Context: one part of a larger RNA
RNA sequence: UGACGGGGGCCCGCACAAGCGGUGGAGCAUGUGGUUUAAUUCGACGCAACGCGCAGAACCUUACCUGGGCUUGACAUGCACGGGAAACCGGGUGGAAACACUUGGCCCUCUUCGGAGUCCGUGCACAGGUGCUGCAUGGCUGUCGUCAGCUCGUGUCGUGAGAUGUUGGGUUAAGUCCCGCAACGAGCGCAACCCUCGUUCCUAGUUACCAGCGGAUAAUGCCGGGCACUCUAGGGAGACUGCCGGUGUCAAACCGGAGGAAGGUGGGGACGACGUCAAGUCAUCAUGGCCCUUACGUCCAGGGCUACACACGUGCUACAAUGGCCGGUACAACGCGUCGCCAACCCGCGAGGGUGCGCUAAUCGCUAAAAGCCGGUCUAAGUUCGGAUUGCAGUCUGCAACUCGACUGCAUGAAGCUGGAAUCGCUAGUAAUCGUGGAUCAGCUACGCCACGGUGAAUACGUUCCCGGGCCUUGUACA
Numbered sequence: 001u002g003a004c005g006g007g008g009g010c011c012c013g014c015a016c017a018a019g020c021g022g023u024g025g026a027g028c029a030u031g032u033g034g035u036u037u038a039a040u041u042c043g044a045c046g047c048a049a050c051g052c053g054c055a056g057a058a059c060c061u062u063a064c065c066u067g068g069g070c071u072u073g074a075c076a077u078g079c080a081c082g083g084g085a086a087a088c089c090g091g092g093u094g095g096a097a098a099c100a101c102u103u104g105g106c107c108c109u110c111u112u113c114g115g116a117g118u119c120c121g122u123g124c125a126c127a128g129g130u131g132c133u134g135c136a137u138g139g140c141u142g143u144c145g146u147c148a149g150c151u152c153g154u155g156u157c158g159u160g161a162g163a164u165g166u167u168g169g170g171u172u173a174a175g176u177c178c179c180g181c182a183a184c185g186a187g188c189g190c191a192a193c194c195c196u197c198g199u200u201c202c203u204a205g206u207u208a209c210c211a212g213c214g215g216a217u218a219a220u221g222c223c224g225g226g227c228a229c230u231c232u233a234g235g236g237a238g239a240c241u242g243c244c245g246g247u248g249u250c251a252a253a254c255c256g257g258a259g260g261a262a263g264g265u266g267g268g269g270a271c272g273a274c275g276u277c278a279a280g281u282c283a284u285c286a287u288g289g290c291c292c293u294u295a296c297g298u299c300c301a302g303g304g305c306u307a308c309a310c311a312c313g314u315g316c317u318a319c320a321a322u323g324g325c326c327g328g329u330a331c332a333a334c335g336c337g338u339c340g341c342c343a344a345c346c347c348g349c350g351a352g353g354g355u356g357c358g359c360u361a362a363u364c365g366c367u368a369a370a371a372g373c374c375g376g377u378c379u380a381a382g383u384u385c386g387g388a389u390u391g392c393a394g395u396c397u398g399c400a401a402c403u404c405g406a407c408u409g410c411a412u413g414a415a416g417c418u419g420g421a422a423u424c425g426c427u428a429g430u431a432a433u434c435g436u437g438g439a440u441c442a443g444c445u446a447c448g449c450c451a452c453g454g455u456g457a458a459u460a461c462g463u464u465c466c467c468g469g470g471c472c473u474u475g476u477a478c479a
Base pairs, nucleotide, nucleotide: 001479002478003476004475005474007473008472009471010470011469012468013467015463016462019426020425021424022423023422026317027316028315029314030313031312032311033310034308035307042053043052064303065302066301067300068299069298070297073126077125078124079123080122081121082120083119088105089104090103091102092101093100094099108117109116110115128292129291131290132289133288137286138285139281140280141279142277144275149188150187151186152185153184154183155164156163157162168179169178170177194269195268196267197266199237200236201235202234203233204232205231209226213224214223215222240263243257244256245255246254247253319419323378324377325376326375327374328373329372335366336365337364340359341358345354346353347352385416390411391410392409393408394407395406396405432455433454434453435452436451437450438449
């Protein structure tokens, strides 16, 4: 100087408390451990591994296993020799295919006639490796933590390590600001500058509007017309403790108020200091070293990654009446679409099928929002709760749904009556609850992830305690 303390002081954080809803019990989905297996590819392991890499494992993917092939190779560049055009388009035999053998068509361009381009074969350099080492590395990332810290120059003090500044008194979300002070300044962080939501103005109207006029209809911005409003998307204004009162050291600031769409960082996002964990990743990629080279490379078929006595994590659906079922009826936002979204109509109980309009989309479509509201029914029951499991019959995608897809109909109706010890999230348009869209994607094991809107709470006395963190101080035989 640090680190540590079941030392002290001060202060923060859904850290506790106060509340609301869960997990832990059930069934299922999913990941992991274990076990099994020819293989169940590999990685990730407290927080910070376990719906994680996987934003799509039937083949492919695929890295694993079994079997069958190839060896200058599936891919790149160069050289030498040989060949013909090669490429390309076919055929035959064996075969699961890959591949092996064989065969037909086509018979190139330029040329200084040497050859060159291009392709095949042979040979040589080499290719190739998701093989090892993340404890050799780059890059990227997680985490402490959006915590308020981490340092430097000069000066001063100290023999020195080092200290001071950065401590102290206030204050703040903040090393934020003020005051004081042997310090005076500065840098990386904080804040602001960026995006978005909330108010308004301007500009602009192939969306919106009978607002005001006219026309038309069974009805509808449907038409003429208009840019007022809504909206769209570009630019400006607006918030700064600016104003008033009080407290405060005449300060910084804090409390209350006015005006205002918004008030003291307005809400949300992007943004992550010096560093820590030899944290994670050699399987995104790159890369040193080591290793393989008729195989640890490469191609193919089939299987496996989907196994199942069990254990754990994360979720979904429930156990019901604030509910289930039936009928009627209302209101979104974000997105996506030509290899596509698919209207209307017809067929089917349905998944879906047929036909086919429009749309490269503020124009057409996906598009029905659901919870809600109105009416009816069920009456406390393992039930008209709950839907697992299983049987049968089907639909769709795809070369192909046996291993191993999703969905539909009929039948079947399991466990489950609120879950022990323990444990998680959340402070407001939040939790809870309801549906919607998208990426990946032929299809889908999505209940995941990312986003969008609808309805919309309760509680916070307080900081003694648990956890994590910041500053000062103290002890130390630790570094």
Overview:
This is a predicted structure of a 479-nucleotide part of an RNA (small-subunit ribosomal RNA, 3' major domain) from a soil metagenome. The coordinates come from a structure-prediction model, not an experiment, and the mean pLDDT is 84. RNAcentral holds the full RNA, with entries from MGnify.